[in-house]
RNA sequence: GCCGAAAUAGCUCAGUUGGUAGAGCAGCUGAUUCGUAAUCAGCAGGUCGGAGGUUCGAUUCCUCUUUUCGGCA
Numbered sequence: 001g002c003c004g005a006a007a008u009a010g011c012u013c014a015g016u017u018g019g020u021a022g023a024g025c026a027g028c029u030g031a032u033u034c035g036u037a038a039u040c041a042g043c044a045g046g047u048c049g050g051a052g053g054u055u056c057g058a059u060u061c062c063u064c065u066u067u068u069c070g071g072c073a
Base pairs, nucleotide, nucleotide: 001072002071003070004069005068006067007066010025011024012023013022019056027043028042029041030040031039049065050064051063052062053061
């Protein structure tokens, strides 16, 4: 330099023939316990890497761009 993949909650990841984003773990509260752990119930947490475009509507489609990983040279 060329080709491809990934970027979503604190962490690991789902989710797209376009329709207002979820799980597990972690955190907080409560129940249970003499107490802790475990268990159960609930709560909170994300403008989906950034910018622009298409659209009534974009995590999803298009363009550019940043970072990481892999392959080729």
A computed fold for a 73-nucleotide RNA from a Holosporaceae bacterium, annotated as transfer RNA. Lineage of the source: Bacteria > Pseudomonadati > Pseudomonadota > Holosporales > Holosporaceae. Model confidence (mean pLDDT): 81 of 100. Its Rfam family is "tRNA". By type it is a transfer RNA.